[in-house]
Model confidence (mean pLDDT): 81 of 100. A computed fold for a 72-nucleotide RNA from a soil metagenome, annotated as transfer RNA. It matches the Rfam family "tRNA". By type it is a transfer RNA. Rfam's curators write: Transfer RNA (tRNA) molecules are approximately 80 nucleotides in length. Their secondary structure includes four short double-helical elements and three loops (D, anti-codon, and T loops).
RNA sequence: GGGGCCAUAGCUCAGCUGGCUAGAGCGCGGGUUUGCAACCCGAGGUCGUGGGUUCGAAUCCCACUGGCUCCA
Numbered sequence: 001g002g003g004g005c006c007a008u009a010g011c012u013c014a015g016c017u018g019g020c021u022a023g024a025g026c027g028c029g030g031g032u033u034u035g036c037a038a039c040c041c042g043a044g045g046u047c048g049u050g051g052g053u054u055c056g057a058a059u060c061c062c063a064c065u066g067g068c069u070c071c072a
Base pairs, nucleotide, nucleotide: 001071002070003069004068005067006066007065010026011025012024013023019055028042029041030040031039032038048064049063050062051061052060
């Protein structure tokens, strides 16, 4: 220098070929309870950043940023 993959909640991830409230587990707060186990309830995300396409974007396109990786 060139190619590929990834970026969604505090952490690990899901989200089927664009569609109506964005989810799970763990963790966190509260409650029941002898209990740091079990069960119940709850909070927390404008989906890496900026644009574009569209009636509508986490999802498609472009650029950038960061990470992993292959080639030279």